This is a predicted structure of an 82-nucleotide RNA (Glycine riboswitch aptamer) from an uncultured Pseudomonadota bacterium. The coordinates come from a structure-prediction model, not an experiment, and the mean pLDDT is 78. Of the family's consensus pairs, 83% are formed in the model. It was read from a public genome assembly, where an Rfam model found it.

C1' cells in the first nucleotide's frame, strides 16, 4: 500500500395502492422486494465443520412526497490479519 469490520449533517440508489368501507379503532381486496428473517445451493473448502446469490418465500417491511433503502462511490478513526 491493497483487504475485512466500524463510522459519516457526504453522493448515487429500484419496485409496487395518495386502494375500498369506516368518525375512529379496525376490516377487506390488490400488489412489490433491495432493511431484517427463512429456504434452495452453483460455488469456496482434500473431507467434516463452516461460509455462501441480486435466486425462491413474503413472516416482517413497503406501494404520492418525505422517511427508509440492499448495494456502489467518497472520506475518516480504530481494530484484525499480512
Nucleotide at each position: 500500500a491493497a483487504g475485512a469490520c466500524c463510522c459519516g449533517u457526504c453522493c448515487g440508489g429500484a419496485g409496487a395502492g395518495a386502494g375500498u368501507c369506516g368518525c375512529a379503532a379496525g376490516a377487506c381486496c390488490g400488489c412489490c422486494g433491495a432493511a431484517g428473517g427463512c429456504g434452495c445451493a452453483a460455488c469456496c473448502c482434500g473431507c467434516c465443520c463452516g461460509g455462501a446469490a441480486a435466486c425462491g418465500c413474503u413472516c416482517a417491511g413497503g406501494c404520492a412526497a418525505a422517511a427508509g433503502g440492499a448495494c456502489g462511490g467518497c472520506g475518516g478513526c480504530g481494530u484484525c490479519a499480512c